Background
Small-subunit ribosomal RNA from a metagenome, 1469 nucleotides, folded computationally. Its Rfam family is "Bacterial small subunit ribosomal RNA". Model confidence (mean pLDDT): 84 of 100. The sequence is in RNAcentral, with records from SILVA.
[in-house]
RNA sequence: AGAGUUUGAUCCUGGCUCAGAAUUAACGCUGGCAGAGUGCAUAACACAUGCAAGUCGAGCGAGACCCGCAAGGGUCUAGCGGCAGACGAGUGAGUAACACGUAAAGAAUCUACCCUUGAAUGGUGGACAACCAGCCGAAAGGCCGGCUAAUACACCGUACUCUCCCCGGAAGGCAUCUUCUGGGGAGGAGAGAUUCGCAAGAAUCGUUCUUGGAGGACUUUGCGGCCCAUCAGCUAGUUGGCGGUGUAAUAGACCACCAAGGCUACGACGGGUACCCGGCCUGAAAGGGCGGACGGGCACGAUGGCACUGAGACACGGGCCAUACUCCUACGGGAGGCAGCAGUGGGGAAUUUUGGACAAUGGGCGAAAGCCUGAUCCAGCAACUCUGCGUGAGGGACGAAGGCCUUCGGGUCGUAAACCUCUUUUAUGUGGGAAGAAUACCAGCAAUGGUUCGACGGUACCACGUGAAUAAGCCACGGCUAACUAUGUGCCAGCAGCCGCGGUAAGACAUAGGUGGCAAGCGUUAUUCGGAAUUACUAGGUGUAAAGCGAGUGUAGGCGGACGAUUAAGUCCGAUGUUAAAUCUCCAGGCUUAACUUGGAGUCGCAUCGGAUACUGGUCGCCUCGAGUGGGGUAGGGGGCAGCGGAAUUCCCGGUGUAGCGGCGAAAUGCGUAGAUAUCGGGAGGAACACCUAUGGCGAAAGCAGCUGCCUGGGCCUUUACUGACGCUAAGACUCGAAAGCUGGGGGAGCAAACAGGAUUAGAUACCCUGGUAGUCCCAGCUGUAAACGAUGGUAACUAGAUGUGGGAGGUAUCGACCCCUUCCGUGUCGUCGCUAACGCUUUAAGUUACCCACCUGGGGAGUACGGCCGCAAGGUUAAAACUCAAAGGAAUUGACGGGGGCCCGCACAAGCGGCGGAGCAUGUUGCUUAAUUCGACGCAACGCGAAGAACCUUACCAAGGUUUGACAUCACCCGGAAACGCUCAGAGAUGGGCGCCUCUUCGGACUGGGUGACAGGUGGUGCAUGGCUGUCGUCAGCUCGUGUCGUGAGAUGUUGGGUUAAGUCCCGCAACGAGCGCAACCCUUGUUCCAUGUUGCCAGCACGCUCCUUCGGGGGUGGUGGGGACUCAUGGGAGACUGCCGGGGUCAACUCGGAGGAAGGUGGGGAUGACGUCAAGUCAUCAUGCCCCUUAUGUCUUGGGCUGCAAACAUGCUACAAUGGCCGGUACAGAGGGCUGCUAAACCGUGAGGUGGAGCGAAUCCCUAAAAGCCGGUCUCAGUUCGGAUUGGGGUCUGCAACUCGACCCCAUGAAGUCGGAGUCGCUAGUAAUCGCAGAUCAGCAACGCUGCGGUGAAUACGUUCCCGGGCCUUGUACACACCGCCCGUCACGUCACGAAAGUCGGCAACACCCGAAGCCCGUGGCCCAACCACCUUGUGUGGGGGGAGCGGUCGAAGGUGGGGCUGGCGA
Repeated sequence: AGAGUUUGAUCCUGGCUCAGAAUUAACGCUGGCAGAGUGCAUAACACAUGCAAGUCGAGCGAGACCCGCAAGGGUCUAGCGGCAGACGAGUGAGUAACACGUAAAGAAUCUACCCUUGAAUGGUGGACAACCAGCCGAAAGGCCGGCUAAUACACCGUACUCUCCCCGGAAGGCAUCUUCUGGGGAGGAGAGAUUCGCAAGAAUCGUUCUUGGAGGACUUUGCGGCCCAUCAGCUAGUUGGCGGUGUAAUAGACCACCAAGGCUACGACGGGUACCCGGCCUGAAAGGGCGGACGGGCACGAUGGCACUGAGACACGGGCCAUACUCCUACGGGAGGCAGCAGUGGGGAAUUUUGGACAAUGGGCGAAAGCCUGAUCCAGCAACUCUGCGUGAGGGACGAAGGCCUUCGGGUCGUAAACCUCUUUUAUGUGGGAAGAAUACCAGCAAUGGUUCGACGGUACCACGUGAAUAAGCCACGGCUAACUAUGUGCCAGCAGCCGCGGUAAGACAUAGGUGGCAAGCGUUAUUCGGAAUUACUAGGUGUAAAGCGAGUGUAGGCGGACGAUUAAGUCCGAUGUUAAAUCUCCAGGCUUAACUUGGAGUCGCAUCGGAUACUGGUCGCCUCGAGUGGGGUAGGGGGCAGCGGAAUUCCCGGUGUAGCGGCGAAAUGCGUAGAUAUCGGGAGGAACACCUAUGGCGAAAGCAGCUGCCUGGGCCUUUACUGACGCUAAGACUCGAAAGCUGGGGGAGCAAACAGGAUUAGAUACCCUGGUAGUCCCAGCUGUAAACGAUGGUAACUAGAUGUGGGAGGUAUCGACCCCUUCCGUGUCGUCGCUAACGCUUUAAGUUACCCACCUGGGGAGUACGGCCGCAAGGUUAAAACUCAAAGGAAUUGACGGGGGCCCGCACAAGCGGCGGAGCAUGUUGCUUAAUUCGACGCAACGCGAAGAACCUUACCAAGGUUUGACAUCACCCGGAAACGCUCAGAGAUGGGCGCCUCUUCGGACUGGGUGACAGGUGGUGCAUGGCUGUCGUCAGCUCGUGUCGUGAGAUGUUGGGUUAAGUCCCGCAACGAGCGCAACCCUUGUUCCAUGUUGCCAGCACGCUCCUUCGGGGGUGGUGGGGACUCAUGGGAGACUGCCGGGGUCAACUCGGAGGAAGGUGGGGAUGACGUCAAGUCAUCAUGCCCCUUAUGUCUUGGGCUGCAAACAUGCUACAAUGGCCGGUACAGAGGGCUGCUAAACCGUGAGGUGGAGCGAAUCCCUAAAAGCCGGUCUCAGUUCGGAUUGGGGUCUGCAACUCGACCCCAUGAAGUCGGAGUCGCUAGUAAUCGCAGAUCAGCAACGCUGCGGUGAAUACGUUCCCGGGCCUUGUACACACCGCCCGUCACGUCACGAAAGUCGGCAACACCCGAAGCCCGUGGCCCAACCACCUUGUGUGGGGGGAGCGGUCGAAGGUGGGGCUGGCGA
């Protein structure tokens, strides 16, 4: 510090997810030790039991016990009394508050114990507990009578620098006032105990008054810190005043009276949530989250209320009352409060021992000893967290065994182990053994001396002994993210944080080996921050990604021109105070280190004081440039009202006129003989204003258009005038606001939702047509929304220009108008800088700045629900959540696609010729059948395809019969000498039985049989694991690269453009310049010619032979011979064609058109040649090959069968349907091939297939070999025929071991369908189509009519590119990219989930009204009760007074009850 994920790829926007750190954690697997910490987050749920607050006998009386003969002493403590119990400990329910934090104020206050100043401690009195006696009660407890003490209680006196009042003085402050001081008056105290002493008295501890303090408490104030506005208004003690009450003290805190205020958009009131802080976690910081441990504060103590005591409480282990719950009970009545420490139940994913000690620290009491202390210190439990240590170290290669993998060679675990040599932390054994301890007490004048106390703990630690001995797991390994293989599984089982894995070769599941990471832990889950600049203060955005209110006016608020003065609030500097401790950071120290811990320093903020004054603010003065006003001009569909006008539609009346009109792609509905349409005249009525008219004008927007008048708003220009910052923006608020819609009243020509009819269509609730109602128009009102858009808020300033246009002013010039120049305001286009993700924007900004407002924060749900407000309604506005997805989106790129566009090509169409589709047959396929009908190929690009030959074989299929190291290969070992061959038997055969024969040798072996083991074998699977080969687009003209340039990038450019070509062929131009694979050419063949060579080829001329004819002159035939090389031909090598030449066009180009010459002319014809790639195209059955599968079988051998099966369908062909023909006879002319297991001549036989025969030929020699159509002649005469030949019968031939299933051919006979073929569809552009035959491969033979070649005869047509199909280039749109066979919308059906509504129903919360009213404070009363003080005299347990109390009454008052509303939650067939 980033990464993954939207796409074919890219950039951006944007969400989701991950890596980090953390936790009072929990869960899973595992677990050696030590130290330091932490440990009910849930039920503030309920609690058994024990303990957690007592102490003082030096305050008091009394009692019990002990010692003592006694005197006396000691111990203990129920009670009176004092102090403490308000601290300490716990918890976080409540609380949004002066509760907390921070800084102040108290001149408005209190304070026990403690410190400190000064002074005092005199005199009296009467009781009550305990105790004794009696009584009631189950208990708890209570009542009555009697006795008694005090540091208990009460009274009197005295007192100060105390308090209050009155009269003065001085000083100060902050309004009330404060401080000091003089005089006078009034008021207020006390308690003793112990020790010493003969005593006086002294000391100590107390007591009282008083001064100051420390610490504590209380009150008040500024500022700070949660969510919701779908909570917008709240408030009667409410706000203030006067006077009281009350308090320690201020105060509506409370009361009476008076006034009508107070709070709130800077968020009152209400609802929800929540103890607050120091701090903790995270983060670079700013922030965000949290408030467990430790520390400070607050609140609470079962729930609610209340006061008493006290310095302090409205009191956790005090009291009273009410309520709920629990317990005891004799049923009458009582007791209780673990949110103290342990512990129990319950709840929960989850949180410990009913431990030890007061040794230390601290607290209470005490003079002290001391007692108490679940505070605390320790121990126990828990890997809950942090930290440290260990589980050994060194050597050790046969790289052991074993595991795993393997290309079988090896690799790896791995120096790892074993083994050798060491060490002993830890664990264990033995011995030793702390610090933590200071005080206190006693003695002493003192220095000092003495005595005592350790829970932890026989712990830490130290020493010695023993022995590698006692000690490793967890997670991960597709990417992110470090780490890979095998096996199993087969969209199953499963994984998954996101993307996503798994459908037979899974590095993603499971297991194993290996590896990586961390390590006594490791993972998971949950939560927080981070990454996330993804709420943006630091630090984001709003044209198109989410986002500018439809527009304006304007309130609050925010912001604001120039100059000067003043102030010092903001701002800046310095100082002071505070910022508790702990934490944190830095520097040091202590535990062996670390965690931990100790010391020192530092830290924001707030307040006060002093200073600075540029800027902002306040106040004052002045200015004119912002803004406004005045004067003078000016353009305009700006607005309102009234009036007027013509054209057109429709309707009405009349005339003319007759059969149609209207409408459409084509029609029909409709109108019309009752007279339409058309046309003329007249009239009515409503609505809208052609031309001008324009990226022209005006207006804030919506919007505004015939003409005239009246009223009226704003703008712009100009101006030596005026005001003097009066400004900008604008939350709320108010106003305007298209169309549609609504209410009431008018109006209604045309148009026209709804509706009706006609068409279209599979349907057509549409598009088209004919009609037609609301509405459209006017008046009055409502609605308040639009793609209300420039999808761009307003204002101001600045930042190159060019060119149109509307309105004004000025200048020059002119007679004048133009033209031209300058300037201001508007409205357009282009464009530099700059900006932008890009597209684009660019002085009219989306640039650079300032100010203000509005709005956005993933998609869907949803602009929806609920609630509020508005509306007559329709609806508008404000505006969620559950649930769900990993995307949704913007711009641009490359393709693909389009019933988008442009250009171009192709037998693509058109123009032609011939077919297919109908018939019969052949062949292939599907389907069916079958024991099997082996398998593959399926649009073009499967279907006369693999198969260039299925009777057996082939053969892979089926049945039956055999066989198992095998039919075939290699090796090793053992045994043998046969096997083959011949004959024979059984058998369907394979095979088995028998007989005969029975090897060579250098003795190693060769050959071969049997056995064993490695292995063979498989046409078994996967062409979607593959190689190779092939098809196809397509012989289409394309496909790319290097460098450069452009672009953030994908990419673009080049390769586009203008021409041209068969062609990305070439030329020109151009930020491109070059290059490669393709095109073309080079190759083969063919067409012309030349040269060379002539055998087996050829024979013109010469000669000969043979032969035929002869008019005997001769002629013909025959290459047979001599010879010849002329010609044909063959072979080899040259020439030739290049737009080279001429002319036209064209950019003086490429090229094209025409012509000449030429055998051939613009690639001469044909072939071979197939770019990058596409189709998971085809082939595992040509071959090769990974993996899987079979191994007495899925191998192999054999016989027979099948691949030829036949209701049907399709594909490709052949033969035909005839006269351009059939048949018969005669006759002519090829090319290219093949031939020894072969081709086979002549001759003869057979009607023929063929047979006999055997010459010749391994072939330019011989043979196949007859070419056929053609030509000549004859016949048939339009018919199912002399067409056609299927089918069937009979007889044969040939091949072969064998023609039954299942061959071909021949002869005789038979003589089917078929008379040119529906929709549709195929081929072909010249030596082509059509037509005719010939040859070859395979092959014993042949189902070949197929395929591959060869030649013969030999056409027609192409205007042209609109359309169909395919293709190329450019461009455009796209929500497609598996790419239109794409993507995708809605209903319906079924199931599931979430939310809303729903007759209702059941709870909760906080208020309100009324009723009742406990305890208690206060008030009143008090006939009843009362020791202290006073008075009196009858001196009494007297009377009266003062004072107090019970009781009673009243105000307030918790809980409870009743009632109607509010908010909220659950359920709801």